[in-house]
């Protein structure tokens, strides 16, 4: 762009306007027009038409409100009617009286009429005739007609038949609800009358008491039915637009007339609504076609034409036809076509991405050549017309030809998985997405945008509905031990199912033929539009229903038989089977009496309580009630619930043995009935013990609990009620079949049989498990289930005295809830084992003063990090400046530092001034190296831009490094095996070890990372070298130790214990060495690094300050409190360090130190006197001759500088403190304790810290109950972020839906009563009256009027049912962090 279809699913809501049903003058009388003839009257011809009359307005068109019904579908049937049409037979004679129109008069606003007069007919009426009609039959009676035109003809009447159409009856089919179980009085049937076209309670009277119903009546809700449509493999499910058949309706309601037939565009009445009016009254009905408003997410033009098809009418021409044929609108659906084709690489520009190389968009574009479907313009031009002529709305349309020019024509969704298709930026749990899972908290393939891609394409995507997937309602085709689901048990009605043999029938069943199953649709084969959609032709099919025939295995029925299922009889037998009565002893409590004295009782520990008024204890006697030890047992009985001292009585059932009998009598079982633990209820008793409630004592934060002391109902009996339990084997009943082994209880005893347990085959099961006692294999019957919560709740009903029980929803809400098993983790679960873990010891900390770190506070700043263990003398192996990251102030901006460019200058050294310094200003000296003479290299200054710089953020983006569990013994893999799988096995069980170390067993066999060993050091020896007082020290290389030897134990193992030898003995001591992993552990301030942020500042330079503050709190240490202090003398080390250094000796100083100056780059010199210790003296238990803080004065040293803020010395001063509360730390031998020495950092030092060195040198360990931590096995789990887990309920708040509710207000249904329009059918005879009869009076008939029955609407009383709303109120659900507790999950701390 074209073709073909379709187009108010909602308000059967209301409708302006126009049209949708008329035709006939060849039925009729008029009126009127035109033409011709004619002076006119008039005649003839042709029209128009109001009225009478005839046919049609019952078709066609619309809608689906009602209807659950003979409405529809299908198959039959008999008691009927049928205009027009067709066929056949016959007839069409004679007469009469009116009336509309019209004219006159008159009422009314109108609509519409009243009265008087005239007139026609195919209008109306009478007579005649009629035999085929009718009166069921006979007899007898009764009953028709219309003309027009005149040429054929068309009509009219009677009768019979056909066709068509319609009415009626019946079988079967036809939605949901039982929280609707009983319904029905014309109801069911009969007789008689009436009535209808026709059968009939259709109607009336009388008689009888029936009729329907669990195979679902009645009631309620919903709904037009069907052919078909849609989906599905099918069976089914959903649906009933267009087209076609039937039904119903026409503003709501009911009733009639006419007619062959009845009412969308007819009439009368009631009601609602709308319009109109002169207020008296009138008019109306789009669910016809267009169209309007309203409603709604939503559905078209107030178009053309009767050309075709069809319909009405007419003799016909014709007229009418919103039926219909067409056009218009709508991507609403289906189908077809196009938006160009071929070539074209420097793979252009641009965009996007980038590892910066490139990639991609992409042959895509540009460009070249070509084509013209479509488009525009022009040309030609139909079929559809049947028919000789004429006739085309569509339409100058389809079609044809020519010209023009790539020209007019691409979007939508998606791109995390399902699901085809990925990247960048922005955003930062925000904005947003989302069908489900889910995405987004600074690197988002999931949000938004861009780029690219994917899918479909004139469409694409969303939403809604239906089916499928869904075996997720299971007929095909599911389940019920634990996931939802077996009724608590039994008896038994209806029903379902049902042993063996024979006969008959032929119900179901099978088969053949016939009828029907409308057409369309669908399907097969053809045909026509260029193709397709679409349309046409033919065929097959149409699963069903009906009729007739045949078969007889099975089923059913019928008749007869059988014994195996079932039952009966006889004997025997086991048993807590049931009911009733009688009896018994032990214990408990209580009463009486005796003995006897101070406690008893109770608990984790206590207290309440009892007791000197004599308890508890003990002895004797009495009373009461309840329950029955041992036997006693996965033993017995019973349908289940349940049943236990003994005896007796009554009674039910089972089992077994051997015979006899009946002859399918069976199984199950909706409703129904009976039984039915405990608790509870009613009445009457009874009450010893126990014991809800209640009281008291404890426990506790609380304790309305657990524990203790009391204690009432109740527990017991009788008579009733209740009817539920984890009433469990969580497993319905019956029958048959399918390996074994083993225990127990009965009867029989050679077999066997009945019951009750365990282990297990096949098989089954999601697994666990079941397994002849099935959860296996099959059959029959019943019950029950269909995600979790709401909820076994609400409402209704039934039962109950009540409590409650039975039956049993919905709204709303979630994406899970649940089962079984697995691996972990955890447990106030269990078992085994280890560790300075406890215990046994020694010494500390916590108290004092000081040092140091942290918190807190303060401050301009007190830089930052580390924070349970695993931060706190930690980063820091050393903050006066520097460090330094912080603060204040002063400066710089390509920068203090790197690379690149340009210009100038060598670089560099140095003086003066200003300034706190950085810095600035002004000078001076110097002019070098290489060279191809252009310049180049290093360095300095200036300039512009790329960039530098950041101890800025993020350790939750990271690398690396580190801590911790833990030097704990674990963590895994390959192959195999096993399980549906996650997984398991190995790695477990028995021993042993420091050890998953080793042995040995084993569906495992091996291996890896860890353990151990290898490495360093100490201890012993040897050799060599150096050195030295000769075997001293140092260095290097070797040796040695391995449970090797002996004994005992164990399993003849691994190994353990003891012994010998040896320097050393069982890993000889110490160190280094740290598996898989955990803690989002620590560190972006060591370093590195992603992203983000700053860029005249978060960069950088300088001066000064701060990190050293100080009410306080904590950690780690030092020094002490005196078995010691002071003085003097004397003795013994090791590791280390030293030229910007260690410094002897000498001199000075009380001293720190200074001056001077050998030696040593160090086994040589120096630091360097070690101290504790020993000897001697003094002090003698005191705030001291302990202790040394604090403070004053005077000095020394380092350094540019010692105030904030260094160390040391001398003199003086002489604080707290007399061994430290709760609590807590270290250590198992050369260890703890104690004593001093050295080093790093470092100018100096705050070092009492840290890392080393040696000296002196103990005590204790019974042991694993407990505390802490860890390992292995096992068990439970509702945990898996893994117990710092999970999770329950009240209360408070917000929102949501819902129940009750005094009531209020609607709908609907039925009964009864009142009133009763119109109207049919009757009654009356008051009035009126052309046709017929009668001579007449009058009659027949008709009409009016009145009235009776019935009846719509309306009204009234109460009722049923179902909505809405309602103060208040009940529970329920949901909600990020609320409150109170901690009920459950582990032995969940009381299972």
């Nucleotide at each position: 762009c074209g073709g073909u279809a379709u187009g108010c699913u909602u308000a059967a809501c209301a409708c302006a306007u126009g049209c949708a049903a008329g035709u006939u003058g060849a039925a009729c009388g008029g009126a009127u027009c035109u033409a011709a003839g004619g002076c006119a009257a008039c005649u003839u011809a042709g029209g128009u038409u109001a009225g009478u009359a005839a046919c049609g307005g019952a078709c066609g068109g619309g809608u689906g409100a009602g209807u659950a019904a003979c409405a529809u579908g299908u198959a039959a049937g008999a008691a009927u009617c049928u205009g027009c049409g067709c066929u056949u037979a016959g007839g069409u004679g004679g007469g009469g009286g009116a009336u509309a129109a019209c004219a006159g008069u008159u009422g009314g606003a109108a609509a519409c009429g009243c009265c008087u007069g005239c007139u026609a007919a195919u209008a109306c009426c009478c007579c005649a005739u009629a035999c085929a009609g009718c009166u069921a039959u006979u007899a007898a009676g009764u009953g028709a007609a219309a003309g027009a035109a005149u040429u054929u003809u068309c009509g009219c009447c009677u009768a019979a038949g056909c066709a068509u159409g319609a009415g009626c009856u019946u079988g079967c089919a036809u939605c949901u609800g039982a929280u609707u179980a009983g319904u029905u009085a014309g109801u069911u049937g009969g007789u008689a009358g009436g009535g209808u076209a026709a059968a009939a309670g259709c109607u009336u009277a009388c008689c009888a008491a029936g009729a329907c119903u669990u195979u679902g009546a009645u009631c309620a809700g919903u709904a037009g039915c069907u052919g078909g449509u849609u989906u599905g493999a099918g069976a089914g499910g959903a649906u009933g637009a267009u087209c076609a058949g039937c039904c119903a309706c026409a503003c709501g309601g009911g009733g009639a007339u006419u007619g062959a037939g009845a009412a969308c565009g007819g009439a009368a009445c009631c009601g609602a609504c709308u319009c109109u009016u002169a207020c008296g009254g009138g008019a109306g009905g789009c669910a016809g076609c267009a169209g309007u408003g309203a409603g709604g997410a939503a559905u078209u033009u107030u178009c053309c034409g009767c050309a075709a098809u069809g319909g009405g009418u007419g003799a016909a021409a014709g007229c009418c036809u919103g039926a219909c044929g067409g056009a218009g609108c709508a991507a609403u659906a289906c189908c077809g076509c196009g938006u160009g084709a071929a070539g074209g690489a420097u793979g252009a520009c641009g965009g996007c991405c980038u590892u910066a190389g490139g990639g991609u968009u992409g042959u895509a574009a540009a460009c070249u050549u070509c084509u013209u479907u479509u488009c525009u313009c022009a040309u030609u031009g139909a079929a559809g017309a049947a028919u000789a002529u004429a006739u085309g709305a569509c339409g100058g349309u389809a079609u044809u030809u020519g010209a023009g020019g790539a020209a007019u024509a691409a979007g939508c969704a998606c791109u995390g998985g399902c699901u085809a298709a990925u990247u960048u930026c922005g955003u930062g749990c925000c904005a947003g997405c989302a069908g489900c899972c889910g995405c987004g908290g600074u690197a988002a393939u999931a949000c938004g945008a861009g780029a690219a891609g994917u899918g479909c394409a004139a469409g694409c995507g969303u939403u809604u509905u239906c089916c499928g997937a869904u075996g997720u309602u299971a007929u095909u085709g599911g389940g019920c031990g634990u996931a939802a689901a077996g009724a608590g048990u039994u008896u038994g009605u209806a029903g379902g199912u049902u042993g063996c043999c024979u006969u008959g029938u032929g119900u179901g069943u099978u088969u053949a033929a016939c009828g029907u199953u409308a057409a369309a649709u669908g399907u097969u084969a053809g045909a026509g539009c260029u193709u397709a959609a679409c349309u046409c032709u033919a065929g097959a099919a149409u699963c069903g229903c009906g009729u007739u025939g045949a078969a007889u295995a099975c089923u059913a029925c019928u008749a007869g038989g059988c014994u195996u299922g079932a039952g009966u009889a006889u004997g025997a037998u086991a048993g807590a089977g049931g009911c009733a009565a009688a009896g018994g002893g032990a214990a408990u409590u209580u009463c009486c009496a005796g003995u006897g004295u101070a406690g008893c009782g109770g608990u984790g520990a206590a207290a309440u309580g009892c007791g000197u008024a004599g308890a508890u204890a003990u002895u004797g006697g009495g009373a009461a009630g309840a329950a029955c030890a041992c036997c006693a047992a996965c033993g017995g009985c019973g349908a289940a619930a349940g049943c236990a001292c003994u005896u007796u009585g009554c009674u039910a059932g089972g089992u077994u043995a051997a015979u006899a009998c009946u002859g399918a009598c069976a199984c199950u079982g909706a409703g129904a009935a009976a039984c039915g633990a405990a608790a509870g209820c009613u009445a009457a008793g009874g009450u010893a013990g126990c014991a809800a409630a209640a009281c008291g004592g404890a426990u506790u934060a609380g304790a309305c609990a657990c524990c203790c002391g009391u204690g009432u109902a109740g527990u017991c009996u009788u008579a009733g009620c209740u009817g539920u339990a984890a009433a469990c084997u969580a497993u319905g009943g019956a029958u048959a079949c399918u390996a074994a082994g083993u225990g127990g209880u009965g009867c029989a005893c050679a077999a066997g049989u009945a019951c009750u347990g365990c282990u297990g085959a096949a098989g089954c099961u999601a697994a666990c498990g079941c397994g002849u006692u099935a959860a296996g294999u099959a059959u029959c019957c019943c019950g029950c289930c269909u995600g979790g919560g709401g909820a076994g709740u609400a409402c209704g009903c039934u039962u109950g005295c009540a409590a409650a029980a039975g039956u049993g929803a919905a709204a709303c809400u979630c994406a899970a809830a649940g089962g079984a098993a697995u691996u972990g983790a955890c447990g106030g679960g269990g078992g085994c084992c280890c560790g300075c873990a406890c215990a046994a010891g020694c010494g500390g900390u916590g108290g004092a003063g000081c040092a140091u770190g942290u918190g807190g506070u303060u401050u301009a700043a007190u830089u930052c990090g580390a924070u349970g263990g695993u931060a706190c003398a930690c980063g820091a192996a050393g903050a006066a400046c520097c460090u330094u990251a912080c603060c204040a102030g002063g400066g710089u901006u390509u920068g203090a530092c790197a690379u690149g460019c340009u210009a100038g200058g060598a670089a560099g050294c140095u003086u003066u001034c200003u300034g706190a310094a950085a810095a600035g200003a002004a000078g001076g000296c110097g002019u070098a190296u290489c060279u191809u003479c252009g310049g180049a290299a290093a360095c300095c200054u200036a300039g512009a831009c790329a960039c530098a710089g950041g101890u800025g953020g993020u350790g939750c983006a990271u690398g690396g490094c580190u801590g911790u569990c833990g030097u704990c013994a674990g963590c895994u893999c390959g192959u195999g095996u096993u399980g549906u799988g996650a997984g398991a096995u190995g790695u477990u069980a028995g021993g042993u070890u420091a050890a998953g170390u080793c042995c040995g067993u084993c569906a495992a066999c091996g291996a890896g990372c860890g353990c151990a060993a290898c490495c360093c050091u100490c201890u012993u020896u040897u050799u060599u070298a150096g050195u030295u007082u000769u075997a001293u020290c140092u260095a290097a290389a070797a040796a040695u130790a391995c449970u090797g030897c002996c004994g005992a134990c164990u399993a003849u193992a691994a190994g353990u214990c003891g012994g010998a030898g040896g320097a050393a003995g069982g890993u000889g001591g110490g160190g280094a060495u740290a598996a898989c992993g955990u803690c989002a552990a620590g560190u972006c301030c060591u370093c590195a690094c992603g992203c983000c942020c700053c860029u005249u500042a978060u960069a950088u330079c300088c001066u000064g300050g701060g990190c050293u503050a100080c009410a306080c709190a904590c950690g780690u240490g030092c020094u002490a409190c005196a078995u010691g202090g002071u003085u003097a003398a004397g003795a013994c080390a090791a590791c280390g360090a030293g030229u910007c250094g260690c410094a002897a000796g000498c001199u000075u100083g009380u001293g720190a130190a200074a001056g001077u100056a050998a030696g040593c780059a160090a086994a040589u010199c120096u630091c360097u006197u070690a101290a504790a210790c020993u000897u001697a003296a003094c002090c003698u238990u005191a705030g001291u001759u302990c202790g040394g803080a604090u403070u004053g004065u005077a000095g020394g040293c380092u350094g540019c500088a010692a105030c904030u803020c260094g160390c040391c010395u001398a003199c003086a001063u002489g604080a707290a403190g007399c061994u430290g509360g709760a609590a807590u730390c270290g250590c198992u031998a050369g260890u703890a304790a104690u004593c001093g020495c050295c080093g790093g950092u470092c100018a100096g030092c705050u070092a009492u810290a840290c890392g080393g060195c040696g000296g002196u040198g103990a005590a204790u360990a019974c042991g694993u109950u407990c505390u802490c931590g860890g390992g292995c096995c096992u068990u439970g789990u509702a945990c898996a972020c893994a117990c710092c887990g999970c999770c329950c309920g009240u209360c408070a708040c917000a929102c949501c839906a819902u129940g009750g509710g005094a009531g209020c207000u609607g709908g609907u249904c039925a009964u009864g009563c009142c009133u009763a329009a119109u109207g049919u059918c009757g009654u009356u005879a008051u009035c009126u009256u052309a046709a017929c009869c009668g001579u007449g009076a009058g009659g027949a008939g008709a009409g009016a009027a009145a009235u009776g029955c019935c009846u719509a609407a309306g009204g009234c009383c109460g009722g049923g049912u179902u909505g809405g709303u309602g103060a208040c109120u009940g529970g329920g659900g949901u909600g990020a962090a609320g409150u109170c507790g901690u009920a459950a999950c582990a032995a969940g701390g009381u299972a």